[in-house]
Context: one part of a larger RNA
RNA sequence: GAACGAACGCUGGCGGCAGGCUUAACACAUGCAAGUCGAACGAUAAGCAUCCUUCGGGGUGUGGACAGUGGCGCACGGGUGAGUAACACGUGGGAAUUUACCUUAAAGUGGGGGACAACAUUUGGAAACGAAUGCUAAUACCGCAUAAUCCCUUCGGGGGAAAGACUUCGGUCGCUUUUAGAUGAGCCCGCGCAAGAUUAGAUAGUUGGUAGGGUAAUGGCCUACCAAGUCUGCGAUCUUUAGCUGGUCUGAGAGGAUGAUCAGCCACACUGGGACUGAGACACGGCCCAGACUCCUACGGGAGGCAGCAGUGGGGAAUAUUGGACAAUGGAGGAAACUCUGAUCCAGCCAUGCCGCGUGAGUGAAGAAGGCCUUCGGGUUGUAAAGCUCUUUCAGAUGUGAAGAUGAUGACGGUAACAUCAGAAGAAGCUCCGGCUAACUUCGUGCCAGCAGCCGCGGUAAUACGAAGGGAGCAAGCGUUGUUC
Numbered sequence: 001g002a003a004c005g006a007a008c009g010c011u012g013g014c015g016g017c018a019g020g021c022u023u024a025a026c027a028c029a030u031g032c033a034a035g036u037c038g039a040a041c042g043a044u045a046a047g048c049a050u051c052c053u054u055c056g057g058g059g060u061g062u063g064g065a066c067a068g069u070g071g072c073g074c075a076c077g078g079g080u081g082a083g084u085a086a087c088a089c090g091u092g093g094g095a096a097u098u099u100a101c102c103u104u105a106a107a108g109u110g111g112g113g114g115a116c117a118a119c120a121u122u123u124g125g126a127a128a129c130g131a132a133u134g135c136u137a138a139u140a141c142c143g144c145a146u147a148a149u150c151c152c153u154u155c156g157g158g159g160g161a162a163a164g165a166c167u168u169c170g171g172u173c174g175c176u177u178u179u180a181g182a183u184g185a186g187c188c189c190g191c192g193c194a195a196g197a198u199u200a201g202a203u204a205g206u207u208g209g210u211a212g213g214g215u216a217a218u219g220g221c222c223u224a225c226c227a228a229g230u231c232u233g234c235g236a237u238c239u240u241u242a243g244c245u246g247g248u249c250u251g252a253g254a255g256g257a258u259g260a261u262c263a264g265c266c267a268c269a270c271u272g273g274g275a276c277u278g279a280g281a282c283a284c285g286g287c288c289c290a291g292a293c294u295c296c297u298a299c300g301g302g303a304g305g306c307a308g309c310a311g312u313g314g315g316g317a318a319u320a321u322u323g324g325a326c327a328a329u330g331g332a333g334g335a336a337a338c339u340c341u342g343a344u345c346c347a348g349c350c351a352u353g354c355c356g357c358g359u360g361a362g363u364g365a366a367g368a369a370g371g372c373c374u375u376c377g378g379g380u381u382g383u384a385a386a387g388c389u390c391u392u393u394c395a396g397a398u399g400u401g402a403a404g405a406u407g408a409u410g411a412c413g414g415u416a417a418c419a420u421c422a423g424a425a426g427a428a429g430c431u432c433c434g435g436c437u438a439a440c441u442u443c444g445u446g447c448c449a450g451c452a453g454c455c456g457c458g459g460u461a462a463u464a465c466g467a468a469g470g471g472a473g474c475a476a477g478c479g480u481u482g483u484u485c
Stems, first nucleotide, its partner, number of pairs: 001485004006481005013357006019350002021315001026313003030310003035072003040069002047062006079268003089192006097185002102181002105178005110144001112142002119134006150159003164173003194240003201231003206228008243265004247258004270291005293304004321347001323346003329343001330341004360390004370381004394426001396421005404412001429474005434455003440469005450457002
C1' cells in the first nucleotide's frame, strides 16, 4: 500500500448492487419446510332433490369432505463441515456393471383364483396404539397358458410376463418382455494433493494362488485349503492438523496466504450399530436396537430429534424478520383443471462492503461583529458570513403509472419511471499537525497529569501532554484493533 463474512469508538442524508453465527456438529418452545392422483379401487359424512312416515326416522338419487387400499414421489431440492491425509478431491485413462421417469425399435396385453384394509359388531388401554369375528373392490396379490426377443445350457433341452382406465368410439393414456440410446450411479488404475524422524520399522486376511460363496459388477469383499509373502529412508507405521476443487486475496512476476458468498465433488443428519423398502438409501423432516438428554403418564407404558425457513436460550468482540407470494424460474403428482413447494422470487433489519449522488450556485470589502494572535501599528479566521440574484439533484407533497406475462394470471407495488408543486429549504463528520508524514501558535501543566507505531516527548518559556484559535488529510464516513500478502 492492498484486502476482509470483520469487530470496537465517534459520527451519520439518499439510492443501486452484493453480503450477513467465522464461536457451542450446544440445547431447542411455536408455526411452516413433501406431497399428489377419483381418468387405478371399494366405501362414504355434511348439504341438496325426491318418496314413504307411527313425525322418532327410513328409502332412492345427487354430491363428494375426512379417512382407507393402490400408484408415483419422498434417494431431488434445502442445511452443515463434525469426521476424513483418503482413489476423499483434481486431472487423465480403464473394464467386470447397473440405470425409475424420457427417447428409439420389436413382440405381446389370453384365461382363472384366493385374500386384506376401509366398513360393521364386540372388546383391551390413561394414552400411544391395538385385538377378535364378519363383509368387500382394484392398475394390490397368486397360479395356468403363450415367448418375437431374453436368461441358462452338456446344444438334446430347460426357465421366465402382463392391467386395465378413459373416450366424441376415431382413439388416447397405460401394462409386460426385450433392443439401442440418453442421463445418473457404482468399481479399478497413473499422476498431483499438510506438518512432524524429539514417530523406523509396520502387517496374519496380512501378500499371493486354487476352489467356492457373495454382489448389479471386478476384487481377501468373505470362507476353506496351499505358499510366505507385502509396505518402508523416493519416509512405511504412528501422531497432529484439515473437507477437496473451480476460485479468492496479494504480488511486476515467481510465489505466498486462503477455500465466506456462487459453482462442482465428498461426508454427515442427537451419539453408535443394523438392515427393510425401492431403479436408486443403508435414507435430515422413514424403520429397528443400544446410549445420553428432554417431555407426557392413570407408573402399566409412551413421545421426540431445527447442521431446512423464521424464531428462543446459551456461547461470543460479533452476524438479521416467528414477513409476502407461488406472479416468474424450477421441482413432485395429475390426461388436465389444479394442488403442494421457507427451492425460488420478493419485501423487512444492518454504513458490513463496493459504486453513484447530495448537503447548494453566482455575486458580495464597511475586509462588519465576535474569536484568536500581536512588536498594539496591525495580522488572521475571510468572500467566509450578512446582504443581493438564482437553481431544485436527493429527500418531501400531489397526479399518472410500467416492463418483468406468450390468451388469462403480478407477491414485489401504486414500486421504478414520468409530470407538476413548494422552499436554500431537511442533510458533515472523523483523524491528525516533533521527525518518518501533508499541516503552528497561545494558554494550562511542571519527569506530575499524560502521549507513544519507531525514534522518543514532559523536571517553569513543551509546534510531542490537556485546551483554544488556526491549519492538513480523508469524507457519509473517519480512526483504532485483528488477520493475510

This is a predicted structure of a 485-nucleotide part of an RNA (small-subunit ribosomal RNA, 5' domain) from a metagenome. Its mean pLDDT, the model's own confidence on a scale to 100, is 87.